[in-house]
Model confidence (mean pLDDT): 75 of 100. Bacterial small signal recognition particle RNA from a Planctomycetota bacterium, 96 nucleotides, folded computationally. Lineage of the source: Bacteria > Pseudomonadati > Planctomycetota. It is recorded under the gene name ffs. Its Rfam family is "Bacterial small signal recognition particle RNA". By type it is a non-coding RNA gene. From the family's description: The signal recognition particle (SRP) is a universally conserved ribonucleoprotein involved in the co-translational targeting of proteins to membranes. The model forms 96% of the base pairs in the Rfam consensus.

RNA sequence: GUUCGGGCCCCUCGAUGGGGCCGGUCCGAACCGGGUCAGGCCGGGAACGGAGCAGCCCUAAGGUCUUGCGCUCCAUGCGCGGUGUGCCCGGGCCCA
Numbered sequence: 001g002u003u004c005g006g007g008c009c010c011c012u013c014g015a016u017g018g019g020g021c022c023g024g025u026c027c028g029a030a031c032c033g034g035g036u037c038a039g040g041c042c043g044g045g046a047a048c049g050g051a052g053c054a055g056c057c058c059u060a061a062g063g064u065c066u067u068g069c070g071c072u073c074c075a076u077g078c079g080c081g082g083u084g085u086g087c088c089c090g091g092g093c094c095c096a
Base pairs, nucleotide, nucleotide: 001093002092003091004090005089006088007087008086009084010082011081013079014078016075017074018073019072020071021070022068023067024065026063027062033058034057035056036055041050042049043048
């Protein structure tokens, strides 16, 4: 100098684990959300009307899920590969 092998670095792809966002399910308001408002209360001679607690229903904030082969990020990581006259180690050959 060349070549082979190994390690590190770089890159693609894949899987795994975790985070964030979004969707779906479910839960979810004594009063300060909505609807319906028994009882009771108020107005009225009455018919009726009014406000409206509890209850029930819907939902918000928020949370749950044994949810999605959604999006995205991370890994002193993992797997198969790719590239390099990159660095290190070892072997072979050639030259000095």